[in-house]
Context: one part of a larger RNA
RNA sequence: UUAGGCAUAAAGCGUAUGUAGGUGGCUUUUUAAGUCCGCCGUCAAAUCCCAAGGCUCGACCCAGGAUAGGCGGUGGAAACUACCAAGCUGGAGUACAGUAGGGGCAUAGGGAAUUUCCGAUGGGCAGUGAAAUGCGUAGAGAUCGAAAAGAACACCAACGACGAAAGCACUCUGCUGGGAUGACACUGACACUGAGAGACAAAAGCUAGGGGAACGAAUGGGAUUAGAUACCCUAGUAGUCCUAGCUGUAAAUGAUGGAUACUAGGCGCUGUGCAUAUCAACCCGUGCAGUGUUGUAGCUAACGCGUUAAGUAUCCCGCCUGGGGAGUACGUUCGUAAGAAUAAAACUC
Numbered sequence: 001u002u003a004g005g006c007a008u009a010a011a012g013c014g015u016a017u018g019u020a021g022g023u024g025g026c027u028u029u030u031u032a033a034g035u036c037c038g039c040c041g042u043c044a045a046a047u048c049c050c051a052a053g054g055c056u057c058g059a060c061c062c063a064g065g066a067u068a069g070g071c072g073g074u075g076g077a078a079a080c081u082a083c084c085a086a087g088c089u090g091g092a093g094u095a096c097a098g099u100a101g102g103g104g105c106a107u108a109g110g111g112a113a114u115u116u117c118c119g120a121u122g123g124g125c126a127g128u129g130a131a132a133u134g135c136g137u138a139g140a141g142a143u144c145g146a147a148a149a150g151a152a153c154a155c156c157a158a159c160g161a162c163g164a165a166a167g168c169a170c171u172c173u174g175c176u177g178g179g180a181u182g183a184c185a186c187u188g189a190c191a192c193u194g195a196g197a198g199a200c201a202a203a204a205g206c207u208a209g210g211g212g213a214a215c216g217a218a219u220g221g222g223a224u225u226a227g228a229u230a231c232c233c234u235a236g237u238a239g240u241c242c243u244a245g246c247u248g249u250a251a252a253u254g255a256u257g258g259a260u261a262c263u264a265g266g267c268g269c270u271g272u273g274c275a276u277a278u279c280a281a282c283c284c285g286u287g288c289a290g291u292g293u294u295g296u297a298g299c300u301a302a303c304g305c306g307u308u309a310a311g312u313a314u315c316c317c318g319c320c321u322g323g324g325g326a327g328u329a330c331g332u333u334c335g336u337a338a339g340a341a342u343a344a345a346a347c348u349c
Stems, first nucleotide, its partner, number of pairs: 003321004008302001012317001014200002017197001021193003025088004031082001033081002035077009049065002053061002091190001092187003096182002099179001103176004108171002110153001114149003118145004124135002162167001205246006214240002219235004257316006265294010298305002322349003331342004
C1' cells in the first nucleotide's frame, strides 16, 4: 500500500464547536474539465501472439501481420459528476404560540442531623470477636434549654427528567443556553462530516488566600499476629468546602464515532398535540419527539444485537495489524511540579 476489521478477540479520540479538505436534495438551461465514441500520430529493433517460407523434423532462422494499454492531437455525444444561469421546497435554518425540565451562572433564605461551648444533675462513658489505648469528680456520658460553626440536602424519588460529555436534586428570585410539540408565515441547499486548531472536561494533585463541623491518605498510640510497615480500635495532618489560577487524565463505558434513508410486532414510561367524553375522575383510540423492555427477519465465532441495530445501504473522521520488550527509551512540545502528549528499536517467545 491493498485487503479485512474496530460491544466482549488488536482496534471508536472523554466530549462537542468548527477551519482546510472530502461528500452532498429536486427541476430546467449553458459549457464540455472528468466521462464515453471515432480517427490520426507516437510508444526503436529484438521479444510475445498469428502466420507464409527455410534448415530431413524440431529447437532455431526469416518475409508479413496484429492486439491491449499509455501519451498527444482532432472530430463528435451530453445521460452522470463538474461548471454557468434561473427556479423549487421535502433537507437545514429563522420568526410566532403555549409548554416540560436536578441544563448553566449569581444572590438570598430554610429545617433535620453532627460537633463545640454555656447552665442544671452526679459516676462512669466509649469501644470490640474479646480487649486495651482514649474520655471522665479540673464534673464525662445521658436528658433538657440557650448559642455558634461548617458541610450535606431525608421523605417526594421512579426502570423518571435535563445536559455535548464530564455531570446535575432543600427553597425563592434574577440573568441565560438548548430541546420537543403546534400552526404553518419567511429564507431557499444555506447541508453532513471534520485533519490541524481553539473550547469544555470526574476524582486525585499543584499555587495563592480563606474556611475547617464531619469524614479522613500520611502519622502516633492500642490490639491481633511467628512478624503485622495491614485488616479492627482510639486519636489525627494534608485533603474533601469557598475564591482565583494550573493540571488534562479515568473501567472518561452503551467497553458500541457522527449524519441520512429503509426494514414485523407486543408491553410500558416521559413531554406535547389531536380525537372522544357525562367536560370531574375512569375508560377506548391516535400523531410527533424522547426513554425502557421483550421479540420477527437479518446479522454474529458465540454470547447476544434486533426501527435507540451489532440488520440493509451511502458519506466523512478516528483507530487496529502476534505476545512480551512498551504506552517504555531517546528527542520534541506542554506543565511550578506530579506528570501529560507524541512514540520506536535491539532482543526474546
Model confidence (mean pLDDT): 84 of 100. This is a predicted structure of a 349-nucleotide part of an RNA (small-subunit ribosomal RNA, central domain) from Bougainvillea glabra. RNAcentral holds the full RNA, with entries from SILVA.